The RNA shown here (Fluoride riboswitch aptamer (crcB RNA motif)) has 62 nucleotides and comes from an Acetobacteraceae bacterium. The model forms 100% of the base pairs in the Rfam consensus. Its mean pLDDT, the model's own confidence on a scale to 100, is 78. The sequence was found by an Rfam model in a public genome assembly. Rfam family: Fluoride riboswitch aptamer (crcB RNA motif). For this family Rfam cites "Widespread genetic switches and toxicity resistance proteins for fluoride" (Baker et al., Science, 2012).
RNA sequence: AUGGAUUCAGGGGAUGGGGUUCCCCUUAAAGUGCCAUUGUGGCUGAUGACCCCUGCCAGAAU
Numbered sequence: 001a002u003g004g005a006u007u008c009a010g011g012g013g014a015u016g017g018g019g020u021u022c023c024c025c026u027u028a029a030a031g032u033g034c035c036a037u038u039g040u041g042g043c044u045g046a047u048g049a050c051c052c053c054u055g056c057c058a059g060a061a062u
């Protein structure tokens, strides 16, 4: 110096916060939704999954 393995730790999973859990990535990578269009238009959702809070949308009641 290079390669591999292990441990600890960190980061990410289409827009916020917390808890649990799963997966992925780790010295740069994981990641940056879908459809049509060809340079514009449309659709779902604050979750990877579950629960709670906040924000947004729709309906009803007082």
Base pairs, nucleotide, nucleotide: 009026010025011024012023013022016053017052018051019050020049021048033043034042035041036040